[in-house]
RNA sequence: AGAGUUUGAUCCUGGCUCAGAACUAACGCUGGCGGCGCGUCUUAAACAUGCAAGUAGCACGGAAAGGCCCAGCUUGCUGGGUACUCGAGUUGCAAACGGGUGAGUAACAUGUGGGUAAUCUGCCCUAAAGCAGGGGAUAGCCCCGGGAAACCGGGAUUAAUACCGUAUGUGGCCGGAAUUUCAUAAGAUUUUCCGGUUAAAGGUGGGGAUCUUCGGACCUGCCACUUUAGGAUGAGCCCGCACCCCAUUAGCUUGUUGGUAGGGUAAUGGCCUACCAAGGCGACGAUGGGUAGCCGGCCUGAGAGGGUGAUCGGCCACAUUGGGACUGAGAUACGGCCCAAACUCCUACGGGAGGCAGCAGUUAAGAAUAUUGGACAAUGGGGGAAACCCUGAUCCAGCGACGCCGCGUGAGCGAUGAAGGCCCUCGUGGUUGUAAAGCUCAAUAAGUAGGGAAGAAUAAGCUGACUCUAAUAUAGUCAGUGAUGACGGUACCUACAGAAAGCACCGGCUAAUUACGUGCCAGCAGCCGCGGUAAUACGUAUGGUGCGAGCGUUGUUCGGAAUCAUUGGGCGUAAAGGGCGUGUAGGCGGGAAGUAUAGUGGGAAGUGAAAUCUUCGGGCUCAACCCGGAGCCUGCUUUCCAAACUGGCUUUCUAGAGUGCAGGAGGGGCAAGGGGAAUUGGCAGUGUAGCGGUGAAAUGCGUAGAUAUUGCCAAGAACACCGGUGGCGAAGGCGCCUUGCUGGCCUGCAACUGACGCUGAUGCGCGAAAGCGUGGGGAGCGAACGGGAUUAGAUACCCCGGUAGUCCACGCCGUAAACGUUGUGUACUAGGUGUUGGAAGUUUCAACCCUUUCAGUGCCGUAGCUAAUGCAUUAAGUACACCGCCUGGGGAGUAUGCGCGCAAGCGUGAAACUCAAAGGAAUUGACGGGGGCCCGCACAAGCGGUGGAGCAUGUGGUUCAAUUCGAUGAUACGCGAAAAACCUUACCUGGGUUUGACAUGAACCGGACCGGUGUAGAGAUACACCUUUCUUCGGACUGGUUCACAGGUGCUGCAUGGCUGUCGUCAGCUCGUGUCGUGAGAUGUUGGGUUAAGUCCCGCAACGAGCGCAACCCUUGUCCUUGGUUGCUACCAGGUUAAGCUGGGCACUCGAAGGAGACUGCCGGUGAUAAGCCGGAGGAAGGUGGGGAUGACGUCAAGUCCUCAUGGCCUUUAUAUCCAGGGCUACACACGUGCUACAAUGGCUGGUACAGAGGGAAACGAAGUCGCGAGACGGAGCUAAUCUUUUAAAACCAGUCCCAGUUCGGAUUGGAGUCUGCAACUCGACUCCAUGAAGUUGGAAUCGCUAGUAAUCGUGGAUCAGCAUGCCACGGUGAAUACGUUCCCGGGCCUUGUACACACCGCCCGUCACACCACUUGAGUUAGUAGCACCCAAAGUGGCUGAGCUAACCAAUUUAUUGGAGGCAAGUUACUAAGGUGAGAUUGGUAAAAGGGGUGAAGUCGUAACAAGGUA
Repeated sequence: AGAGUUUGAUCCUGGCUCAGAACUAACGCUGGCGGCGCGUCUUAAACAUGCAAGUAGCACGGAAAGGCCCAGCUUGCUGGGUACUCGAGUUGCAAACGGGUGAGUAACAUGUGGGUAAUCUGCCCUAAAGCAGGGGAUAGCCCCGGGAAACCGGGAUUAAUACCGUAUGUGGCCGGAAUUUCAUAAGAUUUUCCGGUUAAAGGUGGGGAUCUUCGGACCUGCCACUUUAGGAUGAGCCCGCACCCCAUUAGCUUGUUGGUAGGGUAAUGGCCUACCAAGGCGACGAUGGGUAGCCGGCCUGAGAGGGUGAUCGGCCACAUUGGGACUGAGAUACGGCCCAAACUCCUACGGGAGGCAGCAGUUAAGAAUAUUGGACAAUGGGGGAAACCCUGAUCCAGCGACGCCGCGUGAGCGAUGAAGGCCCUCGUGGUUGUAAAGCUCAAUAAGUAGGGAAGAAUAAGCUGACUCUAAUAUAGUCAGUGAUGACGGUACCUACAGAAAGCACCGGCUAAUUACGUGCCAGCAGCCGCGGUAAUACGUAUGGUGCGAGCGUUGUUCGGAAUCAUUGGGCGUAAAGGGCGUGUAGGCGGGAAGUAUAGUGGGAAGUGAAAUCUUCGGGCUCAACCCGGAGCCUGCUUUCCAAACUGGCUUUCUAGAGUGCAGGAGGGGCAAGGGGAAUUGGCAGUGUAGCGGUGAAAUGCGUAGAUAUUGCCAAGAACACCGGUGGCGAAGGCGCCUUGCUGGCCUGCAACUGACGCUGAUGCGCGAAAGCGUGGGGAGCGAACGGGAUUAGAUACCCCGGUAGUCCACGCCGUAAACGUUGUGUACUAGGUGUUGGAAGUUUCAACCCUUUCAGUGCCGUAGCUAAUGCAUUAAGUACACCGCCUGGGGAGUAUGCGCGCAAGCGUGAAACUCAAAGGAAUUGACGGGGGCCCGCACAAGCGGUGGAGCAUGUGGUUCAAUUCGAUGAUACGCGAAAAACCUUACCUGGGUUUGACAUGAACCGGACCGGUGUAGAGAUACACCUUUCUUCGGACUGGUUCACAGGUGCUGCAUGGCUGUCGUCAGCUCGUGUCGUGAGAUGUUGGGUUAAGUCCCGCAACGAGCGCAACCCUUGUCCUUGGUUGCUACCAGGUUAAGCUGGGCACUCGAAGGAGACUGCCGGUGAUAAGCCGGAGGAAGGUGGGGAUGACGUCAAGUCCUCAUGGCCUUUAUAUCCAGGGCUACACACGUGCUACAAUGGCUGGUACAGAGGGAAACGAAGUCGCGAGACGGAGCUAAUCUUUUAAAACCAGUCCCAGUUCGGAUUGGAGUCUGCAACUCGACUCCAUGAAGUUGGAAUCGCUAGUAAUCGUGGAUCAGCAUGCCACGGUGAAUACGUUCCCGGGCCUUGUACACACCGCCCGUCACACCACUUGAGUUAGUAGCACCCAAAGUGGCUGAGCUAACCAAUUUAUUGGAGGCAAGUUACUAAGGUGAGAUUGGUAAAAGGGGUGAAGUCGUAACAAGGUA
């Protein structure tokens, strides 16, 4: 620090996800040790048991238990004493600390800084003064009584540092008089005087003299006590600032806000009461609702921030829930009290007891959190004079990998690169891997044994010195001596023996792979996504990577996220500018001078607790951890200085803004009046059969006279031409003319005011169309509606009608793609060119033109900006000010609440749930019922066919034991198959074989094998017989057995190679360098011409090149040369019935080798002077002469595993192999491809001609003879220019038939034959005789062909024993037509749109049906919360009463009584918790039913959108 994910690819926007760190964690797997920490986050749920607050005998009366002493005796009991000690009690202090928890609390609770002149403070410290003298009770103990108990009542007796008077008064307090110093004020404070009032308690130690009732007095030390002042500590109250979310909470408040008086408190204060006034708070967010203890800190982050508030520390609150006071220095009191409520327990049913959110522990809950441990040794606390006691505070130990830190599980050498595992191309392979074994060495932690610290000192006591003192007592201080360890069998040291690794991951992000299994199953997954038979993604294993006593997962927080943007984002098109103005609060604001210092800058002081953090040093062997120092604590407060900037105040200026004066343009607005054209209607005339409408029609109108035309009249609405990216207005919007009223704008001048300005939340106003209300109006147009068409349907598009509405007046509505999708204002930043309205200059007779300038309105364009597109002085540039708005898509502008509205609806405006995208701009393709250009037998023009018939052949289907398999739009279907009777053959039935029909190797045994004959059998086969080797002695050859292996036309063409089809013989497809672009990409390859062609030329940020095109190759057409047999025969000769038959010959033909020729070369025209095109000449041939071979990058997962090859899978007495027979030849039917026909351009009969290219040795086969014929006999010749196939046929000549199912046609069938072949039954071809079917030119539709072509005629070849109507090839005869490119199909180039990219056979919308999910409404019902009103009212406190009861004090006298003061009970009253009632509010649960929404491989109906998406 980034990465993955939207696309075919790109850039951007934007969300989702990941890598990091952290945790009071939990879960899974695993687990050696130690140190330091941490450990109920849930239920402030309930708690058994034990412990957690006592102590003091130096405050007191005392003696229950123990000790000691004495006595008695029944020698283990009773009694007495003592006070060593001490139960219970009185009294004092403590119990308000320490410990727990976070329910409540949004608050002066907390934090921070102040105030208290408005306060208190026990114990402690300092200082001053004092501590005199009395009194009456009471608990305990004892006795009696009640009760189950808890406990209670009565009587008698007693003490105090308990309680109560009196005295004294340093002082304090109150009142009065004067006075000092402060203070904003109320006031505080100093000093002096007068009056009033106000205190106490003793205990204990020591002691020389004196006194003594021998107790003591007295002196003195210590402790305690009283008063006062000060301090310290702690606490109370008040204030500034800070302090979560919701405005779908906007108004709240009556003790409320203030005053006066009083009460109350330690103290201010409506804290409380009475009276008076009517205030107080709030968009700077009151009130209400929700949530929450706050902070130091902790986590994260570069920081700013964000999250959090465990452990430790500070504060607060609470102690089962609610209320209340008492005591006290302090509480409204966790382990105190009273009352109410719920719950639990005891009970004798009458009553009682309790509060773990103390430490352990239990139950429930939960994913989840420990021992009913030890000790007061240390630290600290309470009490005490002290010893000491208490202390679940604390210190330790136990449990838990919960976290952090440290250590270990060994180190070195060691190659036969061991065995085993895994992979494998199967090898002397690779890897695990120096890893192991082995040798040498070391000894850490735990264990056992031995040794063994520190944590412990200011204890008491003793010794000494000093202080107090009369004192060498006592007491205190200092020095020395001096007991005490829970942890602890500790840490640490030494010796011994010998033990300890897992977890996750390995497709990308992200380091790390192979095999097997599985087969969209099982499963994985953080995101993208894996899995449908070769899964690096599932499961296992091998190997590897990462971390390591841990590793992963889950959850949460921050980060990455600049994804709420202060630092640090945006708003034309991605989400986002308010429809427009006016203007309130607010924010911001021109030049100069002065002043004060609020902001601001600097200095100083206080505070910012400690811990934490950073750093320096130190201590545990290191570290974690701990200790010390420094820094930090970014803050707040006080004070001083400065005065630039901002703000305040004062004065001033004119550049902003406004006023004035002089001019100007305009569909700016409102109202009134006027006008003509058109439309429709009415009346009248002319006139006759149609009009109208459409793609075509029909509905409609018209003989009752339409349409057309003429005249007149009426009505309503809108204003042609001018008219213009021209004008005006804030926007919406505004268009005939005139008049009235009225707003704004522009220009010039520079007289006036003197910052008066900009923006603008809330508010107010305006605001198209449609719509609503009331009343008018209504010509045309025209939702709804009716009819006619179209259509599968057509609730549409088209047509004929037509109501609201459109118009006017008044009033609502308040929204639009209200758009420049661009808020308003100001300033600055190259230009060019139009246009509108002014002004100045120049010029002119005048006007125009021209120059400059201001204000508008357009286009182009530099810099700059932008993701790109684009914007560009009218900014989307550069800046400032203010407002509005955005934060992934869907759900949804929906629900709900509220406001507005007559309604329609509008404004404000969520969530659950769901997806990993949604989106912008641009790129390349593809596509379009987009455009342009151009080709092709593509159409058109023609010729001939197919589709109808019969047959042949292939396919589908059906059938079958099998009808083997493949090919299936074009690009399957006379295709693989250039030949299924057996074979082929892969299929079926049956019969056999199992190292095999075939290959190689090894071991053992045997023998020749081959060949021939016979027997059985359907045959394969089996058996028998005959015949029979070579050798270098290894073997060759061969049979059998065994082992490796063979074999497979079994599967996968979607694992493949090779080959092939098709687009398409279409003209295209690319690259290098350069340039442009952020990039995908573009350019080149586009453009102007031209071509069959990306063919060539020209131009051009391109220049070149490659694969294709063309050419080179073959063939054909002309000529030449060469050579001349098997070819040829002009000439010479011979010769035959005839014939190159023969000898010469090679001229010609021909065959086969090499050349020539054609190149737009020449001429004319045209074109741009080019490329080229048109015409012509010459030429056998003319513009690629004809034909062929040749098939770019690629597309179709096209075809083929059954040609061959091949990975993987499957099979191995069978899916292999051999044999016989059958099948592939089936047959209701459908389709393709052909043959033959339907006849006279013909059939038949007879005669006469002319080819080319091939083939031939298990072959072609002549002559001759036989047969009607197929053919047979025959065997000359030929290994082929020699022989043979071999009579070519159509044609031509002549005859016949005469339009008919025929002398057409030949299917079918019967009979008889021929040939091939082991064999023609299933199932061959051919011949002859007989038979003589359909068919009379073929519906919709569809195919081929542009010249030696179509059509027609025959010939040959491959395959082949035999079998073509198929295929391939050959020649003979030999046409018609092409105006042309509108249309159909296919293709090429350019351009355009796109929501397509699996690319239009695309994408995609809505209803309906089904399933699931969350939500809304809902008659109700139920639970909670807060407040209001009223009723009742416990305990308690205050007030009142207090006739009942009453020790201290006072008084009186009757001297033990009375009265008084005071107190208590009781009663009453005010307030009040809980409770009750009532009407509402609000939140949640639940609900019949209703509603829409979302999601869901293959449902239904249509086709709305994306192309002009077929009606933009």